[in-house]
RNA sequence: ACGGGUAUGAUGUAGGGGUAACAUAUCAGCCUUCCAAGCUGAAUAGGAGGGUUCGAUUCCCUCUAUCCGUA
Numbered sequence: 001a002c003g004g005g006u007a008u009g010a011u012g013u014a015g016g017g018g019u020a021a022c023a024u025a026u027c028a029g030c031c032u033u034c035c036a037a038g039c040u041g042a043a044u045a046g047g048a049g050g051g052u053u054c055g056a057u058u059c060c061c062u063c064u065a066u067c068c069g070u071a
């Protein structure tokens, strides 16, 4: 330099046009003599910009970050 992959809460993942799901972690409450476990609840999410569309995490383009490959 060129080609390709990936980017979703604090963390690990799912979903591939129609209210963004699950687990772990955190916090609060219940339970318990206390702790742990268990139960209930809460906060934290689409890398950035544009396009298409009534509607975009999803489709298209560019950029950024990162990984792989070629030279």
Base pairs, nucleotide, nucleotide: 001070002069003068004067005066006065007064010024011023012022013021018054026042027041028040029039030038047063048062049061050060051059